[in-house]
């Protein structure tokens, strides 16, 4: 010093939170040592026990044990004297110090600077004086009595420094009159005279110690003042002894401190009274400082002592361990009365998260009496208990790695890490223990601490590490487990099966006798901004004016000196803090010095600036003069169009409304048009970012009255000015009250629609109100979301009023503008949101909430004032990239429209769904699953079910050991398989090897899971034109820009423009095929010409058709037209024209798309099984739903004969002529062919000719019956195919909804993969061969620009309300 968190990102607001440092702490874990310190914060709660305030016999009398001596004599017991001196009493100090709490208390309580000329003051000290002589009475003792006790009464006696008179009076005090000084005033001081008044205590050890006056010093205390001293206006008005006077008590002393009487004052928005919380301060924490927070320990004041009140004593007390009285409690008790107060020190119970020992001494230090020994002293000095704080030391040090042991933990299995750590060598003794010496503190004596700190000596590495934390902030990552569970969490957030975040292990990282949590504070927080913010949109400008107080205020001059600045003096206690020197081994600690303490008062000085007085100015401010704009107010009067009703008249069937209607009006005569009348309410045109006003607001015309405001002139006045809290006035609309008025609109209401529903938009009526006068109300998105005044700061342009002859000018009222400056931006920008400097007003996270109380106001509705609790990490501002829109502009595509041909209805066939089942294995599910994977389930496949079997295993390596295995008979089994019998090896470098069996255990095996943990492959978006990067530029930044724009194209395809310039992946092109030529080339193809034949069969030929190889060709290259280009249009030429047809080729990306069952493959699961093997089933089930096709519903058609005509393939476990056999499927021979040679092979619509006549048929052909072929162990579940019979739906298909722009649809037929067999499927191939395309409004998809978005998971979004 700062970081984390709001967004897809980004800049700013702003909030919450974190890292720092403290603590009287407390809680978990742990815990070896010493020094200093600190230790009930909560119940000012209640206290059992023991101490914590006594001394003096040198004031007094009295005298208890006990000792010493006589005496009596009962010989161990009374007397007495002497000595002793105890408790107890009187008497004097003293008990107001000392200690202890913070309960009260916002107060001269404290703090700090004054004042007493208004006082006190024992004990000390100094000074002057002085103590002469009497009297008195008491407590104890001692009787007596009460009383349970506490205590009390009476009576006798008695003493002093108890108590009371006389006397003395230097001084002191009173009173009465002067004199001198002095002071701010009340008043003081001195000085001399008269009268008045009060004293005294003795005691010894002869030294001295006490007594009284009086003064003066010291220590201490009262009194009094000026400043300062928390929050609260949702507390605004308080006070009757209050204020003040006179007088008097009264008091150390002034004072309403108390009384009596007079006056009525005194406080207060500069916050009185009231409530609420506090003991205050030197300090102490904390912060760069200002500052904020707190008063533990250890100073100074106060205040208190169970709670309230009182006074006594006394020098002081309204008095902790004194009295009284009352309450409340507790105890005692004989029921009559009695006693107590730990906020002393120690303890106890209680409260509490929580705080110690009923310890030792008066040796120091200080305190109280005493002459003095000396006694007293929970003050104090020590010492216990606590890691409670700080500080300092230890737990070893050195070597040891070319066995990096062992053991953990991990791994890519190689290793890596713990780790020189560890073991071992070699040293030390800080601490510890043991033993031995021993202090200072004490000046003679006297040591609680204490055998203590410190020495010395020995002896063992031995007895001495924990804790927290590791996802970001924040130093430090890895394995298992757990599976949105358990759990973590300061804040973001982790956990839903690969969690570096939960546990726990490893290992690392910070700290260390500690560490972590939690709770206060104070920083960070410039987040309350004095230092040091803010208000146009993020909280915040009051609706608007006027204006008191108050703040601020123009210009030259004088005075003064309050403020302001400068010296000086006193004072700011000590302790602490900071700097410094010093003592304890250092340090903490403690000593000395120094500075500081920013602040108060005297005091002397300056005079620039503010104030304040005083003289002067004119430029603010104002007044006056000529003009001349106006929807500026307000009060009367009048006008015209225009609705609407009323009367009449003409006329006749609809009129009115709407997307489209109804509802309403009309034949009783509308609505239309003609005339007349009445009402009431607005004022077309002008009319304008034109004008007036403070703001709301103000619109026909004309009068009256009357408010601002410009302009000119420069004649008077002389700062009179700005702002403005409280206050007062104004104040759209809508509401309310009284009385009018009601034409037109019109909430509420009702009706018609609309619609799932329509309490709504939209019709048809309609009342309040809108209008008028008056009084309420006081509020709006009262907006420019911008407060009022002033002064400075680049233009350029319009328009309104003036004035000037113009250039120009004032004075609003607008706009442009990257000027310059602000600003998060967006945008202000002389009409500021720019620089300044004044004054109000308001903001300080969202929500709760402008909510609720509570006051003020109102008739009411309401309005103004305005929190909490709780709850969230956010809420929000501006701009940016996508995505979206039933926004907008351009463009595209069989998108749509023109068309053809189908689907959907029928039976069939495939596949799904569902259902069924022992199994009907399993995937794929919108377009982009569903004749998909599967280019072919009867076993097999088969992965599924049932049963029956097998366990190193059906497959693969690698160790052993045997040597056959393999094939064939046979017997049991359904088979897998067990048995039995025949039959037997091969190479060889002699080491083995291959093959088989058997055994071991590593291991195999899984079509078991996770396509959301992967690779690899695919499908869409789409063959859509479109994703990008460098460098420049510009934005604070995301991010733009370039890729926009103008044209153009099939294309980001091309051209021009342009702060861009230039690449890249895509587009196009390069491959392939297919159209035409050309050259080669000619066998199994061809066959013109010659020869030949049944037949290009042969000769023979290479011209011609093929064939396949290398070429040629098309490039908008030519003309014309248009254009600036690119390029369009048209037209030659050519086989082919403008990307000539078709394929194949798929950018950056979406879609956690699809596949773990093609393969691969991480991690999890299974292992005598989720592996393996084998029969038999099932994948083929079947109320029903959907997809995708066949076949048809016929006459452009079936049926029968009959003649033509392709292409492209396949063929040796194949293709299989020909010829025979069969009505045919096929069958029997088997020629020929490894194929331009031979075979599959018959192409078929078509063409000629017959025939059938609209009909469930000579259509359709399902379905079923028999009989058959053929394949293959095996057609029953379950093939294909033939004959023969049967002869079913269906007569062209609702809503809908598919595929196609030409050799295309449509529609004939062939042909291969797969295959033992199984084609209406699939991917090939040729035959015939249309129709229609005006156009882009519309639906779908898609590109580019734009625009608004609270959307960013992106409209299948966001989000509101109800209810669960």
């Nucleotide at each position: 010093a700062g970081a984390g968190u709001u967004u897809g990102a980004u800049c700013c607001u702003g909030g919450c939170u974190c890292a720092g440092g403290a603590c009287g702490a407390a809680c978990g874990c742990u815990g070896g040592c010493g020094g200093c310190g600190u230790g009930c914060u909560u119940a000012a709660u209640a206290c059992a026990u023991g101490c914590a305030a006594g001394u003096c016999g040198a004031a007094c009398g009295a005298g208890a044990a006990g000792c010493a001596g006589a005496u009596g004599c009962u010989u161990g017991c009374a007397u007495c004297u002497g000595u002793g001196g105890a408790a107890a009493g009187u008497g004097g100090c003293g008990a107001a110090c000392g200690g202890g709490u913070g309960a009260g208390u916002a107060a001269c309580g404290c703090g700090u600077a004054u004042g007493u000329a208004a006082c006190c003051a024992a004990c000390c000290u100094c000074a002057u004086g002085c103590a002469g002589g009497g009297g008195g009475a008491u407590a104890g003792c001692c009787c007596a009595g009460g009383g349970a006790a506490a205590c009390c009464u009476g009576g006798a006696u008695u003493a002093a420094a108890c108590c009371c008179g006389c006397a003395u009076a230097a001084g002191a005090c009173c009173a009465c009159a002067g004199u001198a000084c002095c002071g701010c005033a009340u008043g003081a001081u001195a000085c001399a005279g008269u009268g008045g008044u009060a004293a005294a205590a003795a005691c010894c050890c002869c030294g001295g110690u006490g007594g009284c006056a009086u003064g003066a010093g010291a220590c201490g205390g009262a009194c009094a003042u000026g400043c300062g001293u928390c929050u609260u206006a949702u507390u605004a008005g308080g006070u009757a002894g209050u204020u003040g006077g006179u007088g008097a008590g009264g008091u150390a002393a002034c004072g309403g401190c108390u009384c009596a009487c007079c006056a009525a004052g005194c406080c207060g928005a500069c916050g009185a009274u009231g409530a609420g919380u506090a003991g205050c301060c030197g300090a102490c924490c904390u912060g760069a400082g200002a500052g904020g927070g707190u008063g533990a320990u250890c100073g100074g004041c106060c205040a208190c002592a169970u709670u309230g009140g009182g006074a006594c004593u006394g020098a002081g007390a309204c008095a902790c361990g004194g009295c009284c009285c009352a309450g409340a409690c507790u105890c005692c008790u004989a029921c009559g009365g009695g006693a107590g107060g730990c906020a002393g020190c120690a303890g106890u119970a209680g409260g509490g998260a929580a705080u110690a020992u009923u310890g030792c001494g008066c040796a120091a230090u200080g305190g109280g009496g005493g002459c003095a020994a000396c006694c007293c002293u929970g003050a104090c000095g020590c010492a216990g208990c606590a890691a409670c704080g700080c500080c300092g030391c230890g737990u070893g040090a050195g070597u040891g790695a070319u066995u990096g042991a062992a053991g953990g933990u991990u791994u890519u299995c190689g290793g890596a890490u713990c780790g020189u750590a560890a073991a071992g060598c070699u040293c030390u003794g800080u601490u510890c223990u043991g033993g031995g010496g021993g202090a200072a503190g004490a000046u003679a004596a006297u040591g609680a601490c204490g055998g203590u700190a410190c020495c010395c000596c020995a002896g063992c590495a031995g007895g001495a590490a924990g804790c927290u934390c590791c996802g970001g902030c924040u130093a430090a990552a890895u394995a298992c487990g757990u599976g949105c569970c358990a759990g973590c969490a300061g804040c973001c957030g982790c956990g839903g099966u690969a969690a570096u975040a939960c546990g726990u292990a490893u290992g690392g990282a910070g700290c260390a006798a500690g560490c972590g949590u939690u709770g206060u504070c104070c920083g960070g927080a410039u987040u309350u901004a004095c230092u040091g913010g803010g208000c146009g949109u993020a909280a915040a400008g009051g609706g608007c004016a006027c204006g008191c107080a108050g703040g601020c205020g123009g210009u030259g001059a004088g005075a003064u000196a309050a403020g302001u600045c400068a010296g000086g003096u006193g004072u700011g206690a000590a302790a602490g803090u900071u700097u410094u020197c010093g003592g304890c081994u250092c340090a903490a600690c403690c000593g000395g010095a120094a500075a500081a303490g920013u602040g108060c008062a005297c005091u002397u000085g300056a005079a620039a600036c503010u104030g304040u007085c005083c003289c002067a100015c004119u430029u603010g401010a104002g007044u006056a003069u000529c003009g001349g704009a106006g929807a500026g107010g307000u009060a009367a009067g009048c006008g015209g169009a225009a609705u609407u009703c009323c009367u009449a008249g003409u006329g006749u069937a609809g009129c009115g409304g709407u997307g489209a209607a109804a509802u309403g009006c009309g034949u009783a005569g509308a609505g239309a048009u003609u005339a007349g009348g009445a009402a009431g309410a607005a004022c077309a045109c002008c009319g304008g970012u034109g004008g007036c006003g403070a703001a709301g607001g103000c619109g026909g015309c004309c009068u009256g009255c009357u408010g601002g405001g410009c302009u000119u002139u420069a004649a008077c006045u002389g700062a009179c000015g700005c702002u403005c809290a409280u206050g007062u006035g104004c104040g759209a609309a809508a509401g309310c009250g009284u009385g009018g008025g009601g034409a037109g609109c019109a909430a509420a209401c009702a009706g018609g629609a609309u619609u799932a529903g329509a309490u709504a938009c939209c019709c048809u009526g309609g009342u309040a109100g809108u209008c008028c006068a008056c009084g309420c109300c006081g509020u709006a998105a009262a907006c420019g979301a911008u407060a009022a005044g002033u002064a400075c700061u680049a233009g350029g342009u319009g328009u309104u009023g003036g004035g000037g002859u113009a250039a120009g000018u004032c004075a609003g009222c607008g706009c442009c503008g990257c000027c310059a400056g602000u600003u998060a931006a967006c945008a202000c920008a002389u009409u500021a949101a720019u620089u300044a400097a004044u004054c109000c007003g308001c903001c300080u996270g969202g929500g709760g909430a402008g909510u609720a109380c509570g006051c003020u106001u109102g008739c009411a509705a309401g309005a103004g004032u305005g929190a909490a609790a709780c709850u969230c990490a956010a809420a929000g501002g501006a701009a940016u990239u996508g995505a979206c829109g039933g926004g907008g502009g351009c463009c595209c595509g069989c998108a749509c429209a023109a068309g053809c041909a189908c689907c959907g209805g029928a039976g069939c066939a495939u596949g799904u769904g569902g259902u069924u089942u022992a199994a009907u294995u399993c995937g794929a599910u919108g377009c982009a699953a569903c004749g998909c994977g599967a280019a072919g389930a009867a076993c097999c496949u088969u992965a599924c079910c049932a049963g029956g079997u097998c366990u190193u295993g059906a497959c693969a390596u690698c160790c052993u050991c045997u040597g056959a295995c393999c094939g064939u008979u046979c017997u049991g089994g359904a088979g897998a398989u067990a048995g039995a019998g025949c039959u037997u090896u091969c190479c060889u470098u002699c080491g083995g090897g291959a093959c088989a069996g058997a055994g071991u255990g590593a291991c195999a095996g899984g079509u078991g899971g996770u396509g959301c943990a992967u690779g690899g492959u695919u499908g869409u978006c789409g063959u859509c034109a479109g994703c990008u990067c460098g460098u420049g530029u510009c934005g604070u930044g995301a991010g733009a820009u370039g890729u926009u724009g103008g044209g153009u194209u099939a294309a980001g395809u091309c051209c021009c423009a342009c702060a861009a310039c230039g690449a890249g992946c895509g587009c196009a092109a390069c491959c392939c095929u297919u159209g035409u030529g050309u050259u080669u080339a000619g066998u199994u193809u061809c066959u013109a010409a010659c020869g030949u034949u049944c037949a290009g069969u042969u000769g023979a030929g290479g011209a011609c058709u093929c064939u396949a190889g290398a070429c040629a060709g098309a490039c908008u290259g030519c003309c014309c037209g248009u254009g600036a280009a690119a390029g369009c249009g048209g037209g030659a030429g050519g086989a082919a024209g403008g990307u000539g047809g078709g394929g194949a080729c798929g950018a950056c990306g979406u879609c956690a798309a699809a596949u773990c069952a093609u393969c691969a493959u991480g991690c999890c699961c299974c292992u005598u099984a989720c592996g393996a093997c084998c029969u038999g089933g099932g994948c083929u089930a079947c109320a029903c739903a959907c997809g995708u096709g066949c076949u048809a519903c016929a006459a452009u058609g079936g049926c029968c004969u009959g003649u033509a005509c392709a292409g492209a393939g396949g063929g040796u476990a194949g293709c299989g002529a020909a010829a025979c056999a069969g009505u045919g499927a096929u069958g029997u021979c088997g020629a020929g062919c490894c194929a331009a040679u031979c075979u599959c092979a018959a192409a078929a619509a078509a063409c000629a000719g017959g025939u059938c006549c609209c009909a469930g048929u000579u259509c359709g052909g399902a379905u079923u019956g028999c009989a058959g072929g053929c394949u293959g162990c095996a057609a029953c579940u379950c093939g294909c195919c033939u004959g023969c019979a049967u002869g079913a739906a269906g007569u062209u298909g609702g809503a809908g909804u598919u595929g196609c722009u030409a050799g295309u649809a449509a529609u004939c037929g062939c042909g291969a993969a797969u295959c033992a067999g199984c084609a209406u499927g699939u991917c090939g191939c040729g035959g015939u061969g249309a129709a229609u395309a005006c156009g882009u409004u519309c639906c779908c998809g898609g590109g580019c620009c734009u625009u608004g978005c609270a959307c960013u998971c992106a409209c299948c979004g966001c989000c509101c309300g109800u209810c669960a």
Notes: Model confidence (mean pLDDT): 85 of 100. A computed fold for a 1364-nucleotide RNA from an uncultured bacterium, annotated as small-subunit ribosomal RNA. It matches the Rfam family "Bacterial small subunit ribosomal RNA". The sequence is in RNAcentral, with records from ENA, Greengenes and SILVA.